[in-house]
Molecule: transfer RNA
Organism: Oscillospiraceae bacterium
Order: sequence, then structure tokens, then C1' cells
RNA sequence: GGUGCCUUCGUCUAGGGGUCAGGACAUCAGACUUUCGAUCUGAUAACGCGGGUUCGAUUCCCGCAGGCAUCA
Repeated sequence: GGUGCCUUCGUCUAGGGGUCAGGACAUCAGACUUUCGAUCUGAUAACGCGGGUUCGAUUCCCGCAGGCAUCA
């Protein structure tokens, strides 16, 4: 340098045009407990950046950035 793939809460991930953007762990609060832990309930928290298409984009297309694999 070429080709392909990936980028979503603090972490791991689901969702690929109209969603309250879901789940697990973590964090916080409460319940229980003499206390801690465990358990239960609830809450907070996310679509890499810039354009395009579309009535509508996290989703489709292009470019950029970062990462991975492979070829040279």
C1' cells in the first nucleotide's frame, strides 16, 4: 500500500429504517440482616466523527479516525 471485518451505557453485548435503544456485570439508593456478604426491588448511564439518501438513519451509502485479520 491492497482487500475484508469491527466501532452502541464504566465493561461485555442485542437490535440493521419509525423502539421509551434492550440485557448481563458493575455503580448508586432502598428492603431484608445485629453488621458485612448474599438475595430482592428500583434508579443512573450509550449508538466514533463529517457528509449523503429518505417523510424519518444507531440501522443504508460515501469519506475520515481508531482497531483486528489477511496479501504483498